[in-house]
């Protein structure tokens, strides 16, 4: 140079004016304060996906606190990484690709059921449609009897597959190799991978059908929880569980038992008076926390580690809003469309996907360009 | 913001356990019947079973992603 792979960035730039929303400082009103309100200075405002809600998680509340079981429901080569995980890193098998490289819902089908349509003789007990061999004959045939499964047919799949030898035709019936299984030994932490031996083979396919085996999970979501204000008819119908008992006190209480508090047991912890739960009706549509400095970010160094990661140091603070702000416009430029010119330029003309809503971590999907890099091939020069 | 649920013919629904031609009713269209029409009787046509992509010999059914549509979740007594 050309094709090809695999990984990473970035997602228009810069300034001037006007707007909007959060925190600070100041100034002026208004209130007994708490604080509101308006001005005005600083300073901060959307993404790599803020998305789908497809997974983990932190937070809350269910007394959430233990330890079994059952039932659901999830993972699924093997080792490691993490708060966790269906994720990620490295390995193995196992498909592609000429190669760099890419993909794999990848435990068990000899623990059980269950299905396998049509065809087809037979769909896993078993059996033989055509053929082949051989025997029978009152019929030599489009007959019968008996052997066989190598060849044909059928079908998504047909009771190991290729050579040989054997044999009436054949057949693991016998032999080598492959396959498949059981041991054994090396190597590896393990999946596995090699080699040696033994068994003629008995064992098709579906587990994204039930299920077996391991390990994982308790349920509900910021509209989740607390706390204040405000107003209302502190309403009504239906259902569940209760209200017992003994002891000891002058009594409050306390104890024991017994029954609600999760499917069920135990162990605790609560309640025992009304307490609960549906379904109508009434009343508000205000505030404050939760909320954003944290599993934080860094194309910053350094140590272990192939790598994911991990530790340590330095440095930074990066929306916190609540029907919910991040926006317009003007200049000048940059990439890409399109016209025009030999050429320097010139004109036009627009800016991919998308807009936080407690917050991480992933995955998925969406996406216009542009930029930086590893590796394979082929060709060409030096 | 959070949690659930459907998607099959114009239009409303049905297809338990995958199985070869996907079905029914109203509508639609022709034809008989009628002097016409309406009922009524025959007979038809009309489906990428929302889309991709896996599993399996086979998918409307199983699984995964993605797409549209619709639902419930506020607080005080």
């Nucleotide at each position: 140079c050309g094709g090809g792979u695999g990984g990473g960035c970035u997602g228009g730039a810069u300034g001037g004016c006007c707007g909007c929303g959060g925190c600070u400082g100041c100034c002026g009103g208004g209130u007994c304060a708490u604080u509101c309100c308006g001005g005005u200075u600083g300073u901060c405002g959307a993404g790599g996906a803020a998305a789908g809600u497809c997974c983990g998680g932190a937070c809350u509340c269910c007394a959430a606190g233990a330890a079994g079981c059952a039932a659901c429901g999830g993972u699924g080569c093997c080792g490691g990484g993490u708060a966790a995980c269906c994720c990620c890193c490295g390995g193995g098998c196992g498909g592609g690709g000429a190669a760099a490289c890419c993909c794999g819902a990848c435990g068990g089908a000899a623990a059980g059921c269950g299905c396998c349509a049509c065809a087809g003789a037979a769909a896993u007990c078993a059996a033989a449609c055509c053929g082949c061999c051989u025997c029978g004959c009152a019929a030599u045939g489009c007959c019968g009897g008996g052997g066989u499964a190598a060849g044909g047919a059928u079908g998504a799949a047909a009771c190991g597959g290729u050579g040989g030898g054997g044999u009436a035709a054949g057949a693991g019936c016998c032999c080598a190799c492959c396959g498949c299984g059981g041991a054994g030994c090396u190597g590896g932490c393990a999946a596995c991978a090699g080699c040696u031996c033994c068994g003629g083979c008995a064992c098709g396919g579906c587990a994204a059908g039930c299920c077996c085996c391991a390990c994982c999970g308790g349920g509900a979501g910021c509209a989740a929880u607390g706390c204040c204000a405000a107003a209302u008819a502190g309403g009504g119908a239906c259902c569940c569980c209760g209200c017992a008992g003994c002891g000891u006190g002058c009594a409050a209480g306390c104890g024991c038992c017994g029954g609600g508090u999760u499917g069920c047991u135990u162990c605790g912890a609560u309640c025992c008076a009304g307490g609960g739960g549906u379904c109508c009706g009434g009343g508000u549509u205000g505030g404050c926390a939760g909320c954003u400095a944290a599993a934080g970010c860094g194309c910053g160094c350094c140590u272990g580690g192939c790598a994911a990661c991990a530790g340590g140091c330095c440095g930074c603070u990066c929306a916190g809003a609540g029907g919910a702000a991040u926006g317009g416009u003007c200049a000048u430029c940059c990439a890409a469309g399109g016209g025009g010119g030999c050429a320097a330029c010139c004109c036009u003309g627009g800016g991919a996907c998308a807009g936080a809503a407690u917050c991480c971590g992933g995955c998925u999907u969406a996406c216009a360009g542009g930029c930086c890099u590893u590796c394979c091939c082929g060709c060409g020069c030096a | 913001g959070g949690g659930c649920c459907a998607c099959u013919a114009g239009c409303u629904c049905a297809g338990g356990c995958g199985g070869u031609u996907a079905g029914a009713g109203c509508g639609c269209g022709g034809u008989c019947c009628u002097g016409a029409u309406a009922a009524g009787a025959c007979c038809g046509a009309g489906g990428u079973c929302u889309g991709u992509g896996g599993u399996u010999c086979g998918a409307g059914u199983c699984c995964a992603c993605a797409g549209u549509g619709g639902c419930c979740c506020a607080c005080c007594a």
Two RNAs folded together computationally: RNase P RNA and transfer RNA, 459 nucleotides in total.
The coordinates come from a structure-prediction model, not an experiment, and the mean pLDDT is 78.
It holds a member of the Rfam family "Bacterial RNase P class A". The family is grouped with related families in Rfam's "RNaseP clan". Rfam's curators write: Ribonuclease P (RNase P) is a ubiquitous endoribonuclease, found in archaea, bacteria and eukarya as well as chloroplasts and mitochondria.